[in-house]
Molecule: transfer RNA
Organism: Parcubacteria bacterium SG8_24
RNA sequence: GGGCGUGUAGCUCAGUCGGUUAGAGCGUCACACUGAUAAUGUGAAGGUCGGUGGUUCGAAUCCACCCACGCCCACCA
Numbered sequence: 001g002g003g004c005g006u007g008u009a010g011c012u013c014a015g016u017c018g019g020u021u022a023g024a025g026c027g028u029c030a031c032a033c034u035g036a037u038a039a040u041g042u043g044a045a046g047g048u049c050g051g052u053g054g055u056u057c058g059a060a061u062c063c064a065c066c067c068a069c070g071c072c073c074a075c076c077a
Stems, first nucleotide, its partner, number of pairs: 001073007010026004019057001028044005050066005
């Protein structure tokens, strides 16, 4: 330098044939239960879906560019 993939909650991920409110598990916090913990149950908080722009009535989802990370190839040594 060329190609491909990944980026969504604190962590691991689903959702990517455009559409109704953005979700799960774990974790955190509160409450219940207990003599007290753990476990269990109920509830809550937590996201500008990597960034910018574009297409569209409507974008996590499609397009362009950029950023970060990973893999492969080439080049140099």